[in-house]
Small-subunit ribosomal RNA from a metagenome, 1525 nucleotides, folded computationally.
Its mean pLDDT, the model's own confidence on a scale to 100, is 83.
RNA sequence: AGAGUUUGAUCCUGGCUCAGAAUGAACGCUGGCGGCGUGCUUAACACAUGCAAGUCGUACGAGAACUCUUGGAGCUUGCUUCGAGAUAGUAAAGUGGCGAACGGGUGAGUAAUGCGUGGGUAAUUUGUCUUUAAAUCUGGAAUAACAUUGUGAAAACGAUGCUAAUACCAGAUAACAUCAAUUAACCUCUGGGUUUUUUGAUCAAAGGCGGCCUCUACAUGUAAGCUGUCGUUUAGAGAGAAGCUCACGUUCCAUUAGCUAGUUGGUGAGGUAAUGGCUUACCAAGGUAACGAUGGAUAGCUGGUCUGAGAGGAUGAUCAGCCACACUGGAACUGAAACACGGUCCAGACUCCUACGGGAGGCAGCAGUGAGGAAUUUUGCGCAAUGGGGGAAACCCUGACGCAGCAACGCCGCGUGAGUGAUGAAGGCUUUCGGGUCGUAAAGCUCUGUCAUGUGGAAAGAAGAUAUGUAAUGCUAAUAUCAUUGUGUAUUGACGGUACCACAGGAGGAAGCACCGGCUAACUCCGUGCCAGCAGCCGCGGUAAUACGGAGGGUGCAAGCGUUAUUCGGAAUUAUUGGGCGUAAAGGGCGCGUAGGCGGCGAAAUAAGUCAGGUGUGAAAGUCUAAGGCUUAACCUAAGAAGUGCAUUUGAAGCUAUUUCGCUUGAGUAUGGGAUAGGGAAGUGGAAUUCCUGGUGUAGAGGUGAAAUUCGUAGAUAUCAGGAGGAACACUAGUGGCGAAGGCGACUUCCUGGAACAAUACUGACGCUGAGGCGCGAAGGCGUGGGGAGCAAACAGGAUUAGAUACCCUGGUAGUCCACGCAGUAAACGGUGAUCACUAGGUGUAGCGGGUAUUCACCCCUGCUGUGCCGGAGCUAACGCAUUAAGUGAUCCGCCUGGGGAGUACGACCGCAAGGUUAAAACUCAAAGGAAUUGACGGGGGCCCGCACAAGCGGUGGAGCAUGUGGUUUAAUUCGACGCAACGCGAAGAACCUUACCUGGGCUUGACAUCCCGAGAAAGCUUUCGAAAGAUUGACGUGCCCUUCGGGGAACUCGGUGACAGGUGCUGCAUGGCUGUCGUCAGCUCGUGUCGUGAGAUGUUGGGUUAAGUCCCGCAACGAGCGCAACCCUUAUCUUUAGUUGCCAAUAUUAAGUUAGGGACUCUAAAGAUACUGCUCCGGUUAACGGGGAGGAAGGUGGGGAUGACGUCAAGUCCUCAUGGCCCUUAUGCCCAGGGCUACACACGUGCUACAAUGGACUGUACAAAGAGUCGCAAACUCGCGAGAGUGAGCUAAUCUCAAAAAGCAGUUCUCAGUUCGGAUUGGUGUCUGCAACUCGACUCCACGAAGUUGGAAUCGCUAGUAAUCGCGGAUCAGCGUGCCGCGGUGAAUACGUUCCCGGGCCUUGUACACACCGCCCGUCACACCAUGAGAGUUGGUUGUACCAGAAGUUGCUGUACCAACCUAUUUAUAGGGGGUAAGCACCUAAGGUAUGGCUGAUAAUUAGGGUGAAGUAGCAACAAGGUA
Repeated sequence: AGAGUUUGAUCCUGGCUCAGAAUGAACGCUGGCGGCGUGCUUAACACAUGCAAGUCGUACGAGAACUCUUGGAGCUUGCUUCGAGAUAGUAAAGUGGCGAACGGGUGAGUAAUGCGUGGGUAAUUUGUCUUUAAAUCUGGAAUAACAUUGUGAAAACGAUGCUAAUACCAGAUAACAUCAAUUAACCUCUGGGUUUUUUGAUCAAAGGCGGCCUCUACAUGUAAGCUGUCGUUUAGAGAGAAGCUCACGUUCCAUUAGCUAGUUGGUGAGGUAAUGGCUUACCAAGGUAACGAUGGAUAGCUGGUCUGAGAGGAUGAUCAGCCACACUGGAACUGAAACACGGUCCAGACUCCUACGGGAGGCAGCAGUGAGGAAUUUUGCGCAAUGGGGGAAACCCUGACGCAGCAACGCCGCGUGAGUGAUGAAGGCUUUCGGGUCGUAAAGCUCUGUCAUGUGGAAAGAAGAUAUGUAAUGCUAAUAUCAUUGUGUAUUGACGGUACCACAGGAGGAAGCACCGGCUAACUCCGUGCCAGCAGCCGCGGUAAUACGGAGGGUGCAAGCGUUAUUCGGAAUUAUUGGGCGUAAAGGGCGCGUAGGCGGCGAAAUAAGUCAGGUGUGAAAGUCUAAGGCUUAACCUAAGAAGUGCAUUUGAAGCUAUUUCGCUUGAGUAUGGGAUAGGGAAGUGGAAUUCCUGGUGUAGAGGUGAAAUUCGUAGAUAUCAGGAGGAACACUAGUGGCGAAGGCGACUUCCUGGAACAAUACUGACGCUGAGGCGCGAAGGCGUGGGGAGCAAACAGGAUUAGAUACCCUGGUAGUCCACGCAGUAAACGGUGAUCACUAGGUGUAGCGGGUAUUCACCCCUGCUGUGCCGGAGCUAACGCAUUAAGUGAUCCGCCUGGGGAGUACGACCGCAAGGUUAAAACUCAAAGGAAUUGACGGGGGCCCGCACAAGCGGUGGAGCAUGUGGUUUAAUUCGACGCAACGCGAAGAACCUUACCUGGGCUUGACAUCCCGAGAAAGCUUUCGAAAGAUUGACGUGCCCUUCGGGGAACUCGGUGACAGGUGCUGCAUGGCUGUCGUCAGCUCGUGUCGUGAGAUGUUGGGUUAAGUCCCGCAACGAGCGCAACCCUUAUCUUUAGUUGCCAAUAUUAAGUUAGGGACUCUAAAGAUACUGCUCCGGUUAACGGGGAGGAAGGUGGGGAUGACGUCAAGUCCUCAUGGCCCUUAUGCCCAGGGCUACACACGUGCUACAAUGGACUGUACAAAGAGUCGCAAACUCGCGAGAGUGAGCUAAUCUCAAAAAGCAGUUCUCAGUUCGGAUUGGUGUCUGCAACUCGACUCCACGAAGUUGGAAUCGCUAGUAAUCGCGGAUCAGCGUGCCGCGGUGAAUACGUUCCCGGGCCUUGUACACACCGCCCGUCACACCAUGAGAGUUGGUUGUACCAGAAGUUGCUGUACCAACCUAUUUAUAGGGGGUAAGCACCUAAGGUAUGGCUGAUAAUUAGGGUGAAGUAGCAACAAGGUA
């Protein structure tokens, strides 16, 4: 620091996901040790048991027992009883003091009575502590304990009597205290505060302990006393603590907008430690809120913690500060402090005890239990240390705390060994079978000894305090005592015999988890076969899965590793740092304007912001830096820095701000002449449509792609004249004008708004924007009343159609128009908010000016304002924008944050309604989207080509037959090929064989190959059985090479063993090779350069031209490659060479080129030549090229062939061959016989023969080319009607043979018929081939003589030696073709042309397609599931209001009942007074109740839409002009 994922690819936008760090975690697998930390996040749920707050005898009174010792008595002589002493002034209890308000727990409540930061308190309090000053006097009355006694089950309560105090009370004294009055000074922030003078009033106390005899008394010594110490009282100060108060900060919801009657303020009174509506009476009517009140939801706050570069975001366990709470609610008491966790009272719920009358309790203290939960520990030890309470102290208490236990919960450290060791062991896995890998890994050898184990030793943590000895100082009369300080001795450890150290032995006791398709480090085999499964995202799995499961190997981390959950990060996807809004999400429809925000130039003042310095604070811990201590680290200690903040103070005055004084350039006002579909009202006008009346006139009109509905003989349409009525204003008219937008178009008048220009004058910042608010706001719609010509939703009819609730046609109502209201939305768009400033130009146009010029009008130059086009920089993802910005800056407002759900639901507001505005969530997907690119496609466009159409010729489709296919049948009818590009195709030839299929009979190392062992030559002949394969019998008989003669080797046969053979079995969607097709179409690409962010483009496009990306010209391209063309073959002409088997002009000859001869010709076959737009004319750009002509055998690629670019179709072929994988192995292999591939209601393709006279039949007669032949072609001759047979010359071929060419030509006949056409079918006779002709061959002859009279829709071939027609040959082959491949003979017609059909090429355009239109895709219906809304209601929670009732308790009032202290009196063991208490009343008030609302949750018959779901139904709305844009 980034990465994956939208696409065929690209850039962008944008979401989703991942890699990191972290956790009080949990779960899965695994687990050696130690240190340091941490450990109920859930039920503030309920709790058994134990402990967690006591202490002081130096405040006080009283005061046991067990037991022991001893004495006495009794006797049952080891017991009972009595006394004394010890126990012991002890335990336990009580009065009193202090403490219990600390410490410990929890986070329910609380959005401010809280917390944080900084202030104030002149509005306050403070036990204990420190310090200063002073004092500590004189008296009194009770009461608990205790004793006696009563009630009760208990808890507990009562009566009588006794007693003490540092308990309680009265009095004295007292000021520097408080209050009142008074005097003066100082300070101050409003009130006031501090100090001072004087007077008056009021308020205190308690003693305990130790010591001493200086003073006084008694006179050993003790007490008044003195002294020390601790206490007590008063006052001041301090420290620490607390209360109150102020400013700022402190979550979400506006689908919570108004809230408030003690409410806001004042006065008086009360109350408090203290201010204050804190309370009360009266008076006033305020207070608060868009800078978010009130309400609702959530939440303890902070230091900090986690993350992050930071800013931030999340969080608030452990530690620390504050707050709140203590079963729930309420209340007060005591006290310095509480409205009190381990106190009290009341109410409620729950639990327990009970004798049923009544009582007891509160773990959110430490352990522990149950419950809940994914989940969180021991009912441990100790006060040794630190800290706290009490005490003079010893000491006691302390679940605070220190330690230990449990838990890998976290962090940190250590170990599980080290070295050597190649036969690269065995074994596993894999393999191309060679090997590779686990792997120096192991074994083996040599070492070490951490940890664990055992044995032995052994710390620090301990300082103090006390006692005692001693020394000094202080107090004092004092060398007592006491206090302080120093010093010696004694005593104190839970952890724990722990840390640590030494020794012993031995590699011994100690490694797992996850992952391995990409992201992301790490790959193979087997199994599985869209199954089982995986998955964080993309996505894997349908028979070769690096993605599932296992294995081997590897990678990562390691006593842990993974998963899950959560937080931050990445995410600049909330953007202050640091984003956007033309088209991706996003500018409000437009204006006016309030609050708010922002604001021109000059000067002065102030100092709020701002800046600089100082001071205080910002707790400690934590973080950071550099040190130190534990062996290291984690951890700990001490120091520093930091803490960006707040407050205060001193200063500066540039900027902002405030105030004051000015200015004119922003803004505005006045004047002038022009422009204008700006708005409103009234009036006027002509053209046209329709209707009405009348005339003329007659059969149609109208409408459409074509029609029909419709109108018309009752007179339409057409035409003329007149009239009525409504609406709209042709031309002018213009990216012209005006307006804020919506919008505005005949003319005139009236009223009225705004803008521009020009020139001067005036005001003096008066400005910009604008949340709320107010107004305007197309069309359509609504209300009331008018109006209604045309047009026209709905509706009706006619067409179209499979349907047509549409498009088309005929009609037609709302509406459209007017007036007055409502509504308030649009693709209200420049898809671009408003204002200001700045930043190259060019060219139009509208308005108003200036200059020059002119008689005037133009033209020209120029200024301002508006409105367009082009274009540079710049910007932009690109497209594009570009002085009218989407550039560069400033100010203000509005809006956006993935797609869908949804602009929907609910709520609220508005509306008559329709509806509008505001506006979610659950759920679901991994995309949705923008711009551009390349293709493909279009019922888009342009150009061009092709037997593509057209023009022609001949066919197919109808018949019969042949052949192939489908289908059907069958034991089998083997298999493959399926639009063109399967179907006379593989098959250039199925009777057996072929043959792969079926039935049956056989074989199992096999029909075939290699290796091993044994035997034997092999082969041929022969017997029996059999359909054959095969089984079986007999006879004969040994070759070649070497030899040491034993034998061995090669080839062949038989038998045997196993490796293996074999497979036309599957997969052509695992493949190679080969082939088809687009298409012999003209295309397909590359290098370098350039352009573009990029995919890509350019080149290859453009203008011409060509058969051609052929060539020329132009051009940011220049070149090149594969294709085109040419080179190759053949054919057409000529030359040369060569003449046998070919040829014959001349010579001779023959029946005959037969022979002699010849090389001239034909021909043959070799080498050459020729044709190149070369020449000419015209056109064309002086081009390419085109048109015409000459010459030439041939003329513009002369004709034909071979030749097939990059690629497409998962095209075809595993049955030519090769081949991966899978499958079969006494069978899916091999052999054999017979059958089948030849079946036959039918359908299709390709052909043959015909339907006849351009013909059939017969006779005669002429002319080819190209081939084949010894397992052959076969002449001639004989026989046969013939197929053919017999015999057989010649020929290994320019020699011989097949071999007759046929159509043609000449002649005869037939005369338009189902025929002398046609030949199917059937019967019979034969021939040939072959082992064999039945299934199932070809041919011959005789007889039979079917359909068929030119073929519907539709469809095929062909442009010249072509079509058509005629015959000939060959391959395969024993035989067999109408097929296939070749050959020649005869030999046409037509092409105007490119509108249309089909196919193709180039350019361009649109696209939501890219599996590419056989594409994509929409909504209803049906089914399943999910979440949500509505819903008669039902049922919870919470809260408001009104009322009832009202415990405990404070306060107030009463207080007739009761009472010790004080006072008075005498009725002096009593009475009265003062004062107090019980009790009662009043106010307030918790729980409770009644009634009625608000908010919110759960649930509900039914219902609504939404979402999701490989192959449901019926359509075809959108994407191309998507077929009606």